[in-house]
Formats: sequence, structure tokens, C1' cells
RNA sequence: CCGUAGCUCAGCUGGAUAGAGCGGUUGACUUCUAAUCAAUAGGUCAGAGGUUCGAAUCCUCUCGG
Repeated sequence: CCGUAGCUCAGCUGGAUAGAGCGGUUGACUUCUAAUCAAUAGGUCAGAGGUUCGAAUCCUCUCGG
């Protein structure tokens, strides 16, 4: 310094139901596959405390790199 979806990451002046790309699933298209298009599922935001009306976001400790 970093830890947020299976992977790569965004979100960091605290504020609605936590997002993108890739990947997955289903459908359309196609003789089939791929590509393309549409829809959809998936997250204890490393863990535990604290502050606050409210924490992924601030503070402390722990774990991992």
C1' cells in the first nucleotide's frame, strides 16, 4: 500500500435498492458451433469491535498478500 461478484477492477469529501467489463445461465438468430442481440442469476464489501441518524467509505485490533 492492497483485500468489493468466478476473474480484472470502479466506488475513498460517509447518504437512496453496491456497480462495470469479462465469464456463467436462458432465449433469439444459425444446418451446427462461434460471433452478434436480448434477458437473467451471482456479493456476510477479508474478520471483529467502535463512532454516527446513517459506514464499502472514518477510527482501533486481527488475518492474508